[in-house]
Molecule: Guanidine-I riboswitch aptamer
Organism: Cytobacillus praedii
RNA sequence: AUGAAUGUUUUCUAGGGUUCCGCAAACUUAUUUGGACUGGUCCGAGAGAAAACUCGCAGCAAUUGCUGCGCCACGGAAGGAUAAAAGCCUGGGAGAU
Numbered sequence: 001a002u003g004a005a006u007g008u009u010u011u012c013u014a015g016g017g018u019u020c021c022g023c024a025a026a027c028u029u030a031u032u033u034g035g036a037c038u039g040g041u042c043c044g045a046g047a048g049a050a051a052a053c054u055c056g057c058a059g060c061a062a063u064u065g066c067u068g069c070g071c072c073a074c075g076g077a078a079g080g081a082u083a084a085a086a087g088c089c090u091g092g093g094a095g096a097u
Base pairs, nucleotide, nucleotide: 007053008052009051010050011049012048015043016042020040021039022037023034024033025032026031055070056069057068058067059066060065072092074095078090079089080088
């Protein structure tokens, strides 16, 4: 310097809280409080998993397909969103090596 392989999306997990549900308490039948409540809904990873797709390269088949490969990745503080928090976002950032 360059748009796409240090690729995109989806589902899920580690993790996360408290709008809703449930649970517990107050109170006494309708509300309030509690995440110093296991949970369901919910949020959720660049450095976790899987799948699909895109791109690149190689091989085969023969014009458009099939197969294979694409390895790495230590990391705050602070701020932001949502009901709220977080391995979410800023961010493969600052910094370290």